[in-house]
A computed fold for a 74-nucleotide RNA from Candidatus Kerfeldbacteria bacterium CG08_land_8_20_14_0_20_40_16, annotated as transfer RNA. Rfam family: tRNA. Its family is annotated with triplet codon-amino acid adaptor activity in the Gene Ontology. Rfam describes the family as follows. Transfer RNA (tRNA) molecules are approximately 80 nucleotides in length. Their secondary structure includes four short double-helical elements and three loops (D, anti-codon, and T loops). Rfam classes the family as a transfer RNA. The sequence is in RNAcentral, with records from ENA. Taxonomically the source falls in Candidatus Kerfeldiibacteriota (Bacteria, Bacteria candidate phyla).

RNA sequence: UGGGGAGUAGCCAAGUGGCAAGGCAGCGGCCUUUGGCGCCGCGAUCGGGGGUUCGAAUCCCUCCUCCCCAGCCA
Numbered sequence: 001u002g003g004g005g006a007g008u009a010g011c012c013a014a015g016u017g018g019c020a021a022g023g024c025a026g027c028g029g030c031c032u033u034u035g036g037c038g039c040c041g042c043g044a045u046c047g048g049g050g051g052u053u054c055g056a057a058u059c060c061c062u063c064c065u066c067c068c069c070a071g072c073c074a
Base pairs, nucleotide, nucleotide: 001070002069003068004067005066006065007064010024011023012022018054026042027041028040029039030038047063048062049061050060051059
C1' cells in the first nucleotide's frame, strides 16, 4: 500500500430496512434473622461523520480501531 473479515450494554452475543432478543455481571424490590438460592423489575440509539429512504444496527461514501492474507522498504 492492496484485498478480505470484524466493531451492538461492563463482558459474551442475536438481530441484514419497520425504532435492539437472550445469558453473565450490576442496581432496586419480594422472600430470608442475615447472606446465598429463587422470583419480579430496571438499563444499550448499535465505532465516528455524512448520504439514500416515509423509515437505517441493517444499504452507500468516508474516517478510526482490531484481526487475516499479499506486496514494498529495511